[in-house]
RNA sequence: GGGCGCGUAGCUCAGUGGUUUAGAGUGUUACGUUGACAUCGUAAAGGUCUCAGGUUCGAAUCCUGACGUGCCCA
Numbered sequence: 001g002g003g004c005g006c007g008u009a010g011c012u013c014a015g016u017g018g019u020u021u022a023g024a025g026u027g028u029u030a031c032g033u034u035g036a037c038a039u040c041g042u043a044a045a046g047g048u049c050u051c052a053g054g055u056u057c058g059a060a061u062c063c064u065g066a067c068g069u070g071c072c073c074a
Base pairs, nucleotide, nucleotide: 001073002072003071004070005069006068007067010026011025012024013023018057028044029043030042031041032040050066051065052064053063054062
């Protein structure tokens, strides 16, 4: 330099165009339970869906570019 992927919560991921508010597990915090701890239950906080532009009535989702990252080729 070329090709193919990936980027969504602290971490691992789902969501492939449509209802108003983007979800799960795990982790964190609070409360309940216990003599205490663990387990379990309930609740809460935590997201500019990497960034910019475009298509569309409507974009996390489609297109283009940039950035980061993984693999392959040279």
Molecule: transfer RNA
Organism: Candidatus Microgenomatia bacterium